[in-house]
RNA sequence: GCACCCUUAGCUCAGUGGUAGAGCGUCUGCUCGACACGCAGAAGGUCGCAGGUUCAAUCCCUGCAGGGUGCA
Numbered sequence: 001g002c003a004c005c006c007u008u009a010g011c012u013c014a015g016u017g018g019u020a021g022a023g024c025g026u027c028u029g030c031u032c033g034a035c036a037c038g039c040a041g042a043a044g045g046u047c048g049c050a051g052g053u054u055c056a057a058u059c060c061c062u063g064c065a066g067g068g069u070g071c072a
Stems, first nucleotide, its partner, number of pairs: 001071007010024004018055001026042005048064005
């Protein structure tokens, strides 16, 4: 330099046009002599950035940025 893939909650990941979810973690309550386990609940997201298409974009298109793999 070229090709392809990834970027969504603190972490690991789902979601492939119609107002974003799970597991783990965190916090609160219950339980326990206490802790852990268990149970109930809550908080936490401008979906990497900027444009475009569309009535509507996490999803489709373009550019940029970061990361990964392969080739040279």

Model confidence (mean pLDDT): 82 of 100. Transfer RNA from a Minisyncoccia bacterium, 72 nucleotides, folded computationally. Its Rfam family is "tRNA". Rfam links the family to the GO term triplet codon-amino acid adaptor activity. The RNAcentral record of the sequence draws on ENA. Taxonomically the source falls in Minisyncoccia (Bacteria, Bacillati, Minisyncoccota).